RNA sequence: AUGAAGGACGCGGAAGAGUAUCCCAGCGGGAUCGCCGACGAAGCAAAUUACGGGUAGCCAACCCGUUGAUGAAUCUUUCAGGCUCCAACACCGUGUCUCGACA
Numbered sequence: 001a002u003g004a005a006g007g008a009c010g011c012g013g014a015a016g017a018g019u020a021u022c023c024c025a026g027c028g029g030g031a032u033c034g035c036c037g038a039c040g041a042a043g044c045a046a047a048u049u050a051c052g053g054g055u056a057g058c059c060a061a062c063c064c065g066u067u068g069a070u071g072a073a074u075c076u077u078u079c080a081g082g083c084u085c086c087a088a089c090a091c092c093g094u095g096u097c098u099c100g101a102c103a
Stems, first nucleotide, its partner, number of pairs: 006098008018033001020032005034083003040079001041077003047070003050066006
């Protein structure tokens, strides 16, 4: 000098579901019912592992079991959030900065 993966910020793209009813009278708030999943939050499948038991002379290997452990999401739950527009938003692309895997 090069600068992987990651992080922060900016820009562009990007859904879903009620402009529901009533009240306060206000683009806001509250109550009720109905809905949405792509901020957040939560749950687990295979697999691996731990323990116990069985086959086995021992080891290895195999099988069974467990209020065990690790274990993903765009799946599931809708707690929070959202349901005109706006805002917010996973994710995709891109720019700058940062970091420093490799060399």